[in-house]
Context: one part of a larger RNA
RNA sequence: GCCGGGGAGUUUAUAAUCGUGGCGAGUCUAAGGAGUUCACCUCCGGUGACGAAGGGAAACCGAUAAGCUCGCAGCCGGCUUGACCGGUGAGGAGCAAGGUCUGAAAGGGCCUGGAGUCACGAUUAUAAAACCCGAAACCAGGCGAUCUAUCCCUGAGUAAGUUGAAGCCAAGGGAAACCUUGGUGGAGGACUGAAGGGUUGCUGACGUGCAAUUCGCUCCCAUAACUUGGGGAUAGGGGCAAAAGACCAAUCUAGCCUGGUGAUAGCUGGUUCCCUCCGAAUUUGGGUCCCAGCCAAGCCCAGUCAGAGGCAGCCUGUGAGGUAGAGCACUAAUUGGGAAGUCAGGGGGCGCGAGCUCUCGCUUUCCUUUUAAACUCCGAACUUGCAGGCGCCGUAGAAGACUGGAGACGGGUUUCAGGGGGUAAGCUCCUGAACCGAGAGGGGAACAACCCAGACUGGGGUUAAGGUCCCAAAGUGUCAGCUAAGUGUAAAAACGAAGGGCGUCCGCAUCCCUAGACAGUGGGAAGGUAGGCUUAGAAGCAGCCACCCUUUAAAGAGUGCGUAAUAGCUCACCCACCGAGGAUGCGGGCCCCGAAAAUGGACGGGGCUUAAGCUGACCACCGAUACCUCAGAGCACAACGUUAAGUUGUGAUCUGGUAGGAGGGCGUUCCGGUUGGGUAGAAGCUGGGCCGUGAGGUCCAGUGGACCGAUCGGAAGCGCAGAUCCCGGU
Numbered sequence: 001g002c003c004g005g006g007g008a009g010u011u012u013a014u015a016a017u018c019g020u021g022g023c024g025a026g027u028c029u030a031a032g033g034a035g036u037u038c039a040c041c042u043c044c045g046g047u048g049a050c051g052a053a054g055g056g057a058a059a060c061c062g063a064u065a066a067g068c069u070c071g072c073a074g075c076c077g078g079c080u081u082g083a084c085c086g087g088u089g090a091g092g093a094g095c096a097a098g099g100u101c102u103g104a105a106a107g108g109g110c111c112u113g114g115a116g117u118c119a120c121g122a123u124u125a126u127a128a129a130a131c132c133c134g135a136a137a138c139c140a141g142g143c144g145a146u147c148u149a150u151c152c153c154u155g156a157g158u159a160a161g162u163u164g165a166a167g168c169c170a171a172g173g174g175a176a177a178c179c180u181u182g183g184u185g186g187a188g189g190a191c192u193g194a195a196g197g198g199u200u201g202c203u204g205a206c207g208u209g210c211a212a213u214u215c216g217c218u219c220c221c222a223u224a225a226c227u228u229g230g231g232g233a234u235a236g237g238g239g240c241a242a243a244a245g246a247c248c249a250a251u252c253u254a255g256c257c258u259g260g261u262g263a264u265a266g267c268u269g270g271u272u273c274c275c276u277c278c279g280a281a282u283u284u285g286g287g288u289c290c291c292a293g294c295c296a297a298g299c300c301c302a303g304u305c306a307g308a309g310g311c312a313g314c315c316u317g318u319g320a321g322g323u324a325g326a327g328c329a330c331u332a333a334u335u336g337g338g339a340a341g342u343c344a345g346g347g348g349g350c351g352c353g354a355g356c357u358c359u360c361g362c363u364u365u366c367c368u369u370u371u372a373a374a375c376u377c378c379g380a381a382c383u384u385g386c387a388g389g390c391g392c393c394g395u396a397g398a399a400g401a402c403u404g405g406a407g408a409c410g411g412g413u414u415u416c417a418g419g420g421g422g423u424a425a426g427c428u429c430c431u432g433a434a435c436c437g438a439g440a441g442g443g444g445a446a447c448a449a450c451c452c453a454g455a456c457u458g459g460g461g462u463u464a465a466g467g468u469c470c471c472a473a474a475g476u477g478u479c480a481g482c483u484a485a486g487u488g489u490a491a492a493a494a495c496g497a498a499g500g501g502c503g504u505c506c507g508c509a510u511c512c513c514u515a516g517a518c519a520g521u522g523g524g525a526a527g528g529u530a531g532g533c534u535u536a537g538a539a540g541c542a543g544c545c546a547c548c549c550u551u552u553a554a555a556g557a558g559u560g561c562g563u564a565a566u567a568g569c570u571c572a573c574c575c576a577c578c579g580a581g582g583a584u585g586c587g588g589g590c591c592c593c594g595a596a597a598a599u600g601g602a603c604g605g606g607g608c609u610u611a612a613g614c615u616g617a618c619c620a621c622c623g624a625u626a627c628c629u630c631a632g633a634g635c636a637c638a639a640c641g642u643u644a645a646g647u648u649g650u651g652a653u654c655u656g657g658u659a660g661g662a663g664g665g666c667g668u669u670c671c672g673g674u675u676g677g678g679u680a681g682a683a684g685c686u687g688g689g690c691c692g693u694g695a696g697g698u699c700c701a702g703u704g705g706a707c708c709g710a711u712c713g714g715a716a717g718c719g720c721a722g723a724u725c726c727c728g729g730u
Base pairs, nucleotide, nucleotide: 001730002729003728004727005726006725011128012127013126014125015124016123017122018121019120020119021118022117023116026050027049028048032044033043034042035041054061055060064096067095068094069093070092074088075087076086077085078084079082097112098111099110100109101108102107131270132269134267138260139259140258141257142256143255149234150233151232152231153230154229155228156227157226158224160192161191162190163188167184168183169182170181171180172179173178196221197220198219201217202216204215205214236252238248239247273665274664275663276662277661278660284297286295287294288293299407300405301404302403303402304401305400309393310392311391313390314389315388316387317386318385319384320383321382325378326376327375331372332371333370336367337366338365339364340363341362342361345360346359347358348357349356350355411436412435413434414433416432417431418430419429420428421427441452442451443450456632457631458630459629460628461627462626466622467621468620469606470605471604475619477618478617479616480615481614482613488608489607499593500592501591503590504589505588506587507586508585509584510583511582512581520577521576522575523574524573526550527549528548531545532544533543556571560569561568633655634654635651636650637649638648639647640646666719668716669715670714671713672712673711674710675709676708677707684703685702686701687700688699689698690697691696
């Protein structure tokens, strides 16, 4: 892991609501007792409980036996038989009236025109272990020092070797104190190293081990604060500790055992059959020693009351608003310029000085340029209040109110829209909507929230998004253009920028051109003059100034190279040859560069080039649980049916669904009533047929060998896949 068995909302009390039944202004017995065919049941028992009157802290006072109106259902009547009118009208509603308290009063609070009570059942709440399993802990009383820590008593043990303290002796020296030398001697928490004790390193072996700490080599101590046997002492907030929170029986920052104890757990996990109807919320606002939890509101469900309006959409009218945008009229910034002023400014010039003048700056003003969440002379879309109309829903009962039951109070995503923070984020915090959550199906390669589309069951058809070369259903479809980069084959989310490109296509504008453009080739490209200046030189070509005139078809006081300076080459410009388009600028499409990541690799892949790429247009087809259609089921409502069973009808606007609420069922064990089966074969088991939406039921055959059902009621130790669940098997 699997299989079998076990395994979790229970019981009592009290309270609330609902349902059913009895009695009813009353209802019920409790303890206890009697009877009895003795766990049952029948009878007695009114102490008492709840109710029938309230108001007030209290003293105390003390209510409509219906006065008026509206009006649902129902009933009655009428005719014009209708979606009609009228009357009446339980229940219901509005007044009026009353009781009491308060108040000077007005007014206000609570109450008043009789329904309760008992039993049973259901659902909740509270108290209890309270759906089940789960702590670490806390306290009490005991048991432990055969492990280990320290101490006490009594015993035991320590091969061999080395070193050589004091003291002593001898010799020598000295005046002496004493010193030196040689011996002797044998000290030491001395040295080396067995036994013994320890456990440093390999961070070796082993690491389901030989072993819940071992093995190997290495290493430390080894006459001492040494090692060790036996006996004894110290006990749990206590011991003991050369102190590590170490050790106190494989347990220690408070041992173990039993008890309190089913401690508590706002935390994790688990919580067992079916179908039907509805169906949330996730900070939305408030409170909380509150942020992993609760409480009340909002949101969900069921029932009841009541009886006519209600409202998501559109239009019109009439109000509200200051956003987007825009603007500079205010506020605050901002570019350039003009004017005026400046004897509280700075600097310059002139003047002996008074002063004059120029300029910067500043102030004011004019023109001009740019900006704003906390600017507005303006100002939408849009949102919203009210009213009316249309529309939709509603007497098949809406909106509303009341009662009971919840869940939820971690949200998330969006190349949706609008914002605050942040360089940014699959970031964070808000607002509105949609979706996921709780939503299946088709598409997007895969992919909660992107596109299509809201799944009752079964069959047939048609489409959506998206696709149609093969994988793989459907076009190697039609007409045009673009791309040569495998660009691309990507709706978006993950998929590329600024800036560049005589890549190529398209468009616009201006100019030149058969009186010959553009390119190419051939020829010319001169004279005054080497212009003047400068300079060592300066001759078109270092530099400065000027840039004329002549001859010409044309030729600059010179475009570049070159020389020390000349020379030389070349260009502008002109002619000839040639013979048809050319030059420049701007804009657009596709494409290219920009372009770097870690195993070899990604358009989903194969593969694709007048595409199977991109752009435009068109025709077919494929393709969902969508739509249409046929059959069926359920649900809701209506009519018929006394009720029920049921029949018929309506449903474009019913049948996705987590938490959760409500309803109806299936099965197991046992009990009571009724009624059956079984040795001519019960239960159980194995295999099969049929029925039911399902839980399940029934029948047949075999096996088995003695008990087992149905129906109407009742009661539960009543349904398992999960809990690192428990026990057993494997």
Molecule: large-subunit ribosomal RNA, domain II
Organism: Candidatus Odinarchaeota archaeon